A computed fold for a 264-nucleotide RNA from a Candidatus Dormiibacterota bacterium, annotated as Bacterial large signal recognition particle RNA. The coordinates come from a structure-prediction model, not an experiment, and the mean pLDDT is 79. The organism belongs to Candidatus Dormiibacterota, within Bacteria. It matches the Rfam family "Bacterial large signal recognition particle RNA". By type it is a non-coding RNA gene. Its family is annotated with SRP-dependent cotranslational protein targeting to membrane, signal sequence recognition and signal recognition particle, plasma membrane targeting in the Gene Ontology.
[in-house]
RNA sequence: CCGCGCUAGACGGGGAGCUGGCGGUUCCCUGCACCGGCAAUCCGCCACAGCCGGGUCGAAUUCCCCGCCGAGGCCCAGCCUGUCAGAACGGGCCGGGGUGGAAAGCGUUGAAGGUCGGGACCUGCGCAGCCCGGGUCUUCGAACCCCGUCAGGUCCGGAAGGAAGCAGCGGUAAGGAGGCAACCUGGGGGUGCCGCAGCAAUUCUGGCCGGAGCUGGAAGCCCGGGUGCCGCUGGGAGCGCUGUGGUCGACGCGGGGUGCGCGG
Numbered sequence: 001c002c003g004c005g006c007u008a009g010a011c012g013g014g015g016a017g018c019u020g021g022c023g024g025u026u027c028c029c030u031g032c033a034c035c036g037g038c039a040a041u042c043c044g045c046c047a048c049a050g051c052c053g054g055g056u057c058g059a060a061u062u063c064c065c066c067g068c069c070g071a072g073g074c075c076c077a078g079c080c081u082g083u084c085a086g087a088a089c090g091g092g093c094c095g096g097g098g099u100g101g102a103a104a105g106c107g108u109u110g111a112a113g114g115u116c117g118g119g120a121c122c123u124g125c126g127c128a129g130c131c132c133g134g135g136u137c138u139u140c141g142a143a144c145c146c147c148g149u150c151a152g153g154u155c156c157g158g159a160a161g162g163a164a165g166c167a168g169c170g171g172u173a174a175g176g177a178g179g180c181a182a183c184c185u186g187g188g189g190g191u192g193c194c195g196c197a198g199c200a201a202u203u204c205u206g207g208c209c210g211g212a213g214c215u216g217g218a219a220g221c222c223c224g225g226g227u228g229c230c231g232c233u234g235g236g237a238g239c240g241c242u243g244u245g246g247u248c249g250a251c252g253c254g255g256g257g258u259g260c261g262c263g264g
Base pairs, nucleotide, nucleotide: 001264002263003262004261005260006259009057010056011055012030013029014028015027016026020046021045022044023043024042034054035053036052037051038050063257064256065255066254067253068252072248073247074246075245076243077242078241079240080238081237083235084234085233086232089231090230091229092227093226094225096223097222098221099220104215105214106213113209114208115207116206117205118204119203120202122198123197124196125195126194127192128191130188131187132186133184134183135180136179137178138177139176140175146171147170148169149168154163155162156161
């Protein structure tokens, strides 16, 4: 160096999740990779960390180690968008108090102020009117417990005579209905081109004196309050975005390593 037979080992790996931990079942990534059985209110194991049974390859393109690349997952941070809560501060908005005094209007055809009036409004009284009530008139109006007259009948009496009294008839009370020109110190009012008085609280207006103001209230500023809309603070969510961020890391690429026996 060649051939044959073996052995270690390999026949997928990784992330998440679960777990004290490891591996598997599950989900995802990679991308193609023996078969059967077991397994999420799990299954099998314990650092030699799936177990049981069978099969193939086998010391190298296939096994082991290191480096690079890097799909993808997880974590962290910042930002963004929803959501819940808060109220110390700033802004917005809404009230309150103060300050301020813009625009505009009135005014020398005369402001403020003073004084003398008039009207309206209001109040009281009066008058008138209306309504109500009283009063008055008419009429109705009581089985008995109202009146008069009381047939019949009843009672007392020897009689003469007397008594109570229903119905009927007549009348009246309370009450009902209607009328009223006049009457009442009666009551009332979204009554009145009415009269008198009052008031100056409201409003309109005139005369005289006077001689330049009066009304009006915007912006701004200060104080204090509310609201939770924005900023802000805290919690939580996102298969939203970003990161010379952290961690694990498949596929792939490069480098290195790897046994026993027999024969030639």